[in-house]
The RNA shown here (transfer RNA) has 90 nucleotides and comes from a Verrucomicrobiota bacterium. It matches the Rfam family "tRNA".

This record gives sequence, structure tokens and C1' cells, in this order.
RNA sequence: GGAGAGAUGGCUGAGUGGCCGAAAGCGCAGGUUUGCUAAACCUGUGAACGGGUAACCGUUCCGAGGGUUCGAAUCCCUCUCUCUCCGCCA
Repeated sequence: GGAGAGAUGGCUGAGUGGCCGAAAGCGCAGGUUUGCUAAACCUGUGAACGGGUAACCGUUCCGAGGGUUCGAAUCCCUCUCUCUCCGCCA
């Protein structure tokens, strides 16, 4: 340089334009169980900002920036980064 695949929460990872703040697993927190642990089971668990004493509520966010659309994690464009293969130089 050429071709291709990808970037989603603490981690892994799914996600037909609408039923998505987002499956599932791991981890973590609380609980049930137990004499006590472990295991098992149940529930919860992204971030920022704003409001609220709190419980909680609202808005925005899927690498960054634009676009299409009534509506975008999903489609299109540009850029950044990662991986694989091929080629070139040393």
C1' cells in the first nucleotide's frame, strides 16, 4: 500500500429501522438456605447532567463527527482506533 472484519455497560458478548438503556454469561451488592462457610437459588446492578431530605423522577449517551428517516446501536458518509490476510521495503 491492497482486501476484509470489528469498536455496545466493571469484563465477555447478543442485538431484522420501532417492542432498547439495551438479551445472556461473568463479576459485584443484598437476601434465602446453613451451626458457620462454600455451593445452590432469588432480587438488584452502565454513565453524565438536572430535580428531590430521601425513595425516586426527567433528559442525553452504543469509538468521534455529520447525514437519511416520523423514528438509528442498527442504514449512508468522513475520521480515529483494534484485529486478520496479502503485498512491498529493511

Description
The sequence was found in a public genome assembly. The coordinates come from a structure-prediction model, not an experiment, and the mean pLDDT is 80. NCBI's taxonomy places the organism under Bacteria, Pseudomonadati, Verrucomicrobiota.